[in-house]
Molecule: c-di-GMP-I riboswitch aptamer
Organism: Candidatus Scalindua japonica
């Protein structure tokens, strides 16, 4: 430097669910809780999720309501990608 994660040690993170809070939603925060995780550490570039606002279409006297498009919203515990890294073994 690279590869591997069968065993051990020291530790780490925390799904579902519940309560409260934020958000239009997707989703997120805190506390409890552990299904799992060797990158379940970090980074939204692409896929992916959502569509408040905006735009378009149609309708209407007008408004409301409707359909479509769009991320400036979100996701790193969905996948790809990039960066860094503990322990053990080879």
């Nucleotide at each position: 430097a690279c590869c591997u994660g069968u065993u051990a040690a020291a530790g780490g993170c925390a799904a579902a669910c519940u309560a409260c809070c934020c958000g239009a939603a997707a989703g997120g925060g805190u506390a409890g809780g552990a299904c799992g995780c060797a990158a379940a550490a970090c980074a939204a570039u692409g896929g992916c999720c959502u569509a408040a606002a905006u735009c378009u279409u149609a309708c209407u006297u007008a408004u409301u309501a409707a359909a479509g498009a769009u991320a400036a919203g979100g996701u790193a515990g969905c996948c790809a990608u990039g960066u860094u890294g503990c322990c053990a073994g080879g």